[in-house]
Context: one part of a larger RNA
Molecule: small-subunit ribosomal RNA, central domain
Organism: uncultured bacterium
RNA sequence: CUGGGCGUAAAGAGCGUGUAGGAGGCAUAUCAAGUUGGAUGUAAAAUCUCCCGGCUUAACUGGGAGGCGUCGUUCAAAACUGAUGAGCUAGAGUACUGUAGAGGUAAUCGGAACUCCGGGAGUAGCGGUGAAAUGCGUAGAUAUCCGGAAGAACACCAGAGGCGAAAGCGGAUUACUGGACAGAAACUGACACUGAGACGCGAAAGCCAGGGUAGCAAACGGGAUUAGAGACCCCGGUAGUCCUGGCCGUAAACGAUGUAGACUCGUCGUUUGGGAGGUAAAACUUCUGAGUGACUAAGCAAACGCAAUAAGUCUACCGCCUGGGGAGUACGGUCGCAAGAUUAAAACUC
Numbered sequence: 001c002u003g004g005g006c007g008u009a010a011a012g013a014g015c016g017u018g019u020a021g022g023a024g025g026c027a028u029a030u031c032a033a034g035u036u037g038g039a040u041g042u043a044a045a046a047u048c049u050c051c052c053g054g055c056u057u058a059a060c061u062g063g064g065a066g067g068c069g070u071c072g073u074u075c076a077a078a079a080c081u082g083a084u085g086a087g088c089u090a091g092a093g094u095a096c097u098g099u100a101g102a103g104g105u106a107a108u109c110g111g112a113a114c115u116c117c118g119g120g121a122g123u124a125g126c127g128g129u130g131a132a133a134u135g136c137g138u139a140g141a142u143a144u145c146c147g148g149a150a151g152a153a154c155a156c157c158a159g160a161g162g163c164g165a166a167a168g169c170g171g172a173u174u175a176c177u178g179g180a181c182a183g184a185a186a187c188u189g190a191c192a193c194u195g196a197g198a199c200g201c202g203a204a205a206g207c208c209a210g211g212g213u214a215g216c217a218a219a220c221g222g223g224a225u226u227a228g229a230g231a232c233c234c235c236g237g238u239a240g241u242c243c244u245g246g247c248c249g250u251a252a253a254c255g256a257u258g259u260a261g262a263c264u265c266g267u268c269g270u271u272u273g274g275g276a277g278g279u280a281a282a283a284c285u286u287c288u289g290a291g292u293g294a295c296u297a298a299g300c301a302a303a304c305g306c307a308a309u310a311a312g313u314c315u316a317c318c319g320c321c322u323g324g325g326g327a328g329u330a331c332g333g334u335c336g337c338a339a340g341a342u343u344a345a346a347a348c349u350c
Stems, first nucleotide, its partner, number of pairs: 004321003007304002012318001014201004021194002025088002028085004033081002035077007042069001048066005053060001091191001092188003096183004103177007110154001115149006125136002162169002206247006215241002220236004258317006266295012299306002323350003332343004
């Protein structure tokens, strides 16, 4: 470079915004860069192909013909790509009217439970386990009632339910705020798709500074178990878990399935819109849109399975793979306070 691939065999970047680049709707006029055709110039010889010669062949001297190009010049064509001009509305967007939602940020509030503190009443146990013991308790525990404090999480509703690009989001109210969908069609008029770099977001753990600490709980201590027990079980318990600001940038960050668009037999749910019928209002029936599920036909697939939310049939663009180990390691670079992250080999070996 080319080919074949990427759900599970190696392989989709954790997710988005977007620069360059790539590729891009309908119809029209002009141009003629790409493109196509003609003419002409040149592309030495050898080499290559065919024929003759040669010789048993081959090699091969020689002869003839052809071929060899992103080539130059010139003439022409205008379908396609491209350029320019003037248009269109089916893509995309804006405005309008509505709808659903744990989408985000901040503030305030609430009840249940656990723990602790004070008080009442009360007495010898409580707790824990397979059984125990450590532990707590006559300095009055556990159980029970009243009052108070503090922190964290929000039972039921709750659903194969909803929202979000992903990470993720669940008590209530308020403020600010992002997106989606439907309807109607007013406006813009290809503004669209993808996206190397770049930039932003990014669970948990971890790190820095300052707070906070009820419960839980790495480490750690003790009790058991055991041959031992560095564990599983039990009693304690510090980081941490929580908040504010900053860092880290990774996960089986998974649908192990990149994004966008088009097309392709059906059945049954569910969420949320709209239209029509129906009703006092519902229920209900039917049509239509957006999401989310189960099953299945064709097709695909090594099989498992996927099957309009494709892993089917196509298009555009990006990322990635190329036997196992060595190794996602070393070295170097970049980033980081560090932990480390990222980029990423080779020898050797099977």